The RNA shown here (c-di-GMP-I riboswitch aptamer) has 91 nucleotides and comes from a Chloroflexota bacterium. Its Rfam family is "c-di-GMP-I riboswitch aptamer". Rfam's curators write: GEMM was predicted in a large-scale screen for bacterial structured RNA regulatory elements. The source organism's lineage runs through Bacteria, Bacillati and Chloroflexota.

RNA sequence: AUCGACAAAUCGCAAACCUGUUGAAAGGCAGGGACGCAAAGCCAUGGAUCUAAAGUUGUGCCCGCACAGCCAUGAUUGCCAGGCUUCCGAA
Numbered sequence: 001a002u003c004g005a006c007a008a009a010u011c012g013c014a015a016a017c018c019u020g021u022u023g024a025a026a027g028g029c030a031g032g033g034a035c036g037c038a039a040a041g042c043c044a045u046g047g048a049u050c051u052a053a054a055g056u057u058g059u060g061c062c063c064g065c066a067c068a069g070c071c072a073u074g075a076u077u078g079c080c081a082g083g084c085u086u087c088c089g090a091a
Stems, first nucleotide, its partner, number of pairs: 003089002012037002017032006035078001041084003045081003048076003055070007
């Protein structure tokens, strides 16, 4: 350096769910809680997925509202890839 095989240790993270809060929603944040994680540390860059407020198209009507389609500029890195950093070291 690669790599992660059934070692040990140190420092960590925290799914579901519950409560509060925020947001149009997806989701985020805080507390509790641990299913798991060697990068479950960091970066929305490519793919994928989720949402659809605004916008836009259509339809209806009580004519400014309702419903439906499209749409990321919103979101997920604990979906995959890529980039950067990183404990241990064949037990």
Model confidence (mean pLDDT): 84 of 100.